[in-house]
RNA sequence: AGGGGCAUAGUUCAAUGGCAGAACAGUGGUCUCCAAAACCAUCGAUGUGAGUUCGACUCUUACUGCCCCUG
Numbered sequence: 001a002g003g004g005g006c007a008u009a010g011u012u013c014a015a016u017g018g019c020a021g022a023a024c025a026g027u028g029g030u031c032u033c034c035a036a037a038a039c040c041a042u043c044g045a046u047g048u049g050a051g052u053u054c055g056a057c058u059c060u061u062a063c064u065g066c067c068c069c070u071g
Stems, first nucleotide, its partner, number of pairs: 001070007010024004018054001026042005047063005
């Protein structure tokens, strides 16, 4: 320099154009003499900009970051 892949919650991952979810973690509560475990509730996210569309995590494009390949 060229080509390809990935980016969603604090972490690991879903959601193939129509309500953004799960588990673990965090917080509060129930239980317990206390704690752990268990149970209930709650908190929290689509990398950034632009475009297509009635509607975008999803399609297109540029950029940013990470990984792989070629030289």

The RNA shown here (transfer RNA) has 71 nucleotides and comes from an uncultured Lachnospiraceae bacterium. Rfam family: tRNA. The family's RNA type in Rfam is transfer RNA. Rfam describes the family as follows. Transfer RNA (tRNA) molecules are approximately 80 nucleotides in length.